[in-house]
Context: one part of a larger RNA
Formats: sequence, C1' cells, structure tokens
RNA sequence: GGUUGACCUCGGAUCAGGUAGGGAUACCCGCUGAACUUAAGCAUAUCAAUAAGCGGAGGAAAAGAAACCAACCGGGAUUGCCUCAGUAACGGCGAGUGAAGCGGCAAGAGCUCAAAUUUGAAAUCUGGCCCCCUCGGGGGUCCGAGUUGUAAUUUGGAGAGGAUGCUUCGGGUUCGGUCCCGGUCCAAGUGCCCUGGGACGGGCCGUCGGAGAGGGUGAGAAUCCCGUCUGCGACCGGUGACUGGGCCUGGGUGAAGCUCCCUCGACGAGUCGAGUUGUUUGGGAAUGCAGCUCUAAAUGGGUGGUAAAUUUCAUCUAAAGCUAAAUAUGGGCCGGAGACCGAUAGCGCACAAGUAGAGUGAUCGAAAGAUGAAAAGCACUUUGGAAAGAGAGUCAAACAGCACGUGAAAUUGUUGAAAGGGAAGCGCUUGCGAUCAGACUCGCCCGGGGAGGUUCAGCUGGCACUUGUGCCGGU
Repeated sequence: GGUUGACCUCGGAUCAGGUAGGGAUACCCGCUGAACUUAAGCAUAUCAAUAAGCGGAGGAAAAGAAACCAACCGGGAUUGCCUCAGUAACGGCGAGUGAAGCGGCAAGAGCUCAAAUUUGAAAUCUGGCCCCCUCGGGGGUCCGAGUUGUAAUUUGGAGAGGAUGCUUCGGGUUCGGUCCCGGUCCAAGUGCCCUGGGACGGGCCGUCGGAGAGGGUGAGAAUCCCGUCUGCGACCGGUGACUGGGCCUGGGUGAAGCUCCCUCGACGAGUCGAGUUGUUUGGGAAUGCAGCUCUAAAUGGGUGGUAAAUUUCAUCUAAAGCUAAAUAUGGGCCGGAGACCGAUAGCGCACAAGUAGAGUGAUCGAAAGAUGAAAAGCACUUUGGAAAGAGAGUCAAACAGCACGUGAAAUUGUUGAAAGGGAAGCGCUUGCGAUCAGACUCGCCCGGGGAGGUUCAGCUGGCACUUGUGCCGGU
C1' cells in the first nucleotide's frame, strides 16, 4: 500500500524432532525358589544354590587391570582348555558332595574420574541468527548454563613444583600397490551306421583331461547344458585396513619424552569392621551374600584358610568407573557336508500341518507323495434325461484316462476244467487227464573250423576217337 478484516490477548485443535512399551529368548546376567528322587525307612543331607516363575541385555554376555596369589632366586588384569583331582575339605563323617595355588596352552591391552588455587584474569559448554562445509565439522555474533565450579593438569606404577640441556612433531588433495568383500569369465563330438516314440544304448571313427564329482536333458552323456579342475588366474565394482609416490599449505616463545634437585605429595563412610539372625559354600571358633544393632582410622586400612593377646615380617590399597580377543549358543540368518532315514522310516508335518478333527477348557492331534517325454487330459459321430456305453481319435503304451507307474495277499463276481456215500483236511500207494521248465532223440536249414585230397570243377599241354568223351601231365 492492497484486501476486509487487521493487531493484541486468551483458549482449543493439529504438529516437526525425540523417548518408552511389546515380541522372541539357544547362549548370558540378576532375583526368587520347590518337590519327585537318593539315603534300600526318614527328619539334617541329597536332588540343587537345579526346574517352574519374574526382570534385563548383547552378538556375544559377564568378568577385568589386585584392599590378588604366595612364602619363592617370588609371580603379576580378566576369560577359556589340560592338569592339579575325585585330591584338600564338607558330610545322620552315612548316602554322597567337592574346590583352589603352582605348571602347560589359547588369547593378549591397557586406562579414566573424585580428591590440588588457572587465580595476573571461566581459559569451558548448549542453543538462536549469518557464512563456509569433509555435516555429532569450522568461523563470526547474541542470549543462556556456570564460581554451591565448566576447562587444562594429575590417578599412586605415581605425580606436582624448581633447574639445566637434549630429542620428536601438523593438515589437505591426487595417483597407485597389497589384503578383504561382491560380480563376470577361462577344455573337448551334438560325427557315421543300427534299434527305438525318443539315443544319453550297441558298433565304428575322433577329442579334452590337474576337469571321467554331481545334476539336467524324451533310456547308462567326460566331450549337449549347468557345473567340476588349475591358477596368491583374468576383468569389473566396492569401501574398510595397511602402505608407497607426487603436489599444495601451515602452526607456536606450542605439545610430548629424557636428566638433575629432594621442596611438596591431597588418594572414595552409615563404608570398613564388630555382634546377631537367615541363607550359601569344600571353606571347617563362621567362604560369600542379605536384614537388624553398634560403628571406625589416617606412620592408616585389608589380607596372610583354627578363635584371642603381644610382637615381627610379607603383600596389596577397598568402600567410584571404562575396556577388544581367546569362551558360550536346541533361537534367528548365511553356507558346506554325511559309513544317517527313505513315505507304518525320518520332525507330529516330504502334501492347503500345529491343518482337518476332539475337548467347556488347560490341552490333545492325524491321515494324505509318484498319469505321461510332452496334456497330446479322448475333437467328432451315435444311444441315453443324465451318468455312462459303442465307435472314432491322442500316445511307444490307455491292461498309463486326473479313483491315473508297478499293482502282491486275504476276499468277491464271471468263465473254463475236474470231483463229490462215510465233513473238509492230512499221510502212504497206484492210476487217469491237462500242461511244459529241463534233459534226450530224429529230420531240414544257416554260419565257423577240420578230414576226405594224388578229389571235383575251371584254365592249359599232349594222345586216342565221331560233335563230345576217355587217358596221361601242369596249375
């Protein structure tokens, strides 16, 4: 300035951002907490510091850098394995229960607060706004938090203070390398003939092989397809660790470490400890934990496996906290294998299984796999209301037709054969009928080997005779 409402206040609705529940629970931590059982009975004991129950978390959890173990020439966070050891010890000293130090191995990692006057200067931090940006990063500015204390320094192995010297340092960007993770890829016949629906079979000829593991494909496929083998293999991508090179840039009277001086040197309270009760433990005049009562010290305190006093020695430094690995894992996710089972087996479940079904309920809880290589799952005609049948058709096969591979047995129907007084059945003996695995014999045909053999046929030489035959030779 425009619009017609605007501005202020109050109430309501909606809402950016943040946080918790609930489930699962194999392994882990904390709490609570039995009995069956065993003791040949049973009460302490045992089962058991277990099961059921409650709460909580992680990929691991818990524990963890000594108020330790020891008694050695001492060791040096925790965790797990072997051993110690069925030992020491506990126990109606019955039944039974039952560790730890050392030693060997796996793995290895150390740290942070509170407690000091920065006192010549709160040096510290959240947030709003603006700018840059590698985004729980930086800079500027303004509020706020904060002296009832935010930072720096220090953590007992020390450390602070003082003195004197010496030694070592940061950031950005880019290009690689190694390891790791994911993906793609790396041998050789679809040759001929036969059978067959189909060749992946048989015969012949090849090829690869550090690959002839396995699976698929219309039947037994190294060579058709997927794979398999070898190589710290090749290529592509990723972002994490380690590492090399190049380029750019900068800090400060800064930070850290070592030496000397002996000037100082703060160290966790209803806690430690004691009594008592309960519980627990191998822990026994009390191993740990919890309740109640009492309740400390500062050359102090704890521990030193038999209570107490005096004394000496040794060893740690409680009452605050963080911390990877080695370890556990009947759940979840991912992958590999098997002297395992093969549909009444193997999980209850190979299949629309915790399903159908049962029970008021808590709960209980099955049966059920296979057409074919391919649906090509029977078009069409005909009878019938239909179901179905008869033809026809698909197929290698329908005597494989979605009650489907094979299709046993008891049992049923039908057809054929035989028999029937003393049930059927059984044993022994002798016949008759039907059938035919096997053995034997005869005839014919085919293939292979041998004898016959000074054979015959064919070819050829000679002789005889009448075309052709006979005789003597060769092959």
Molecule: large-subunit ribosomal RNA, domain I
Organism: uncultured fungus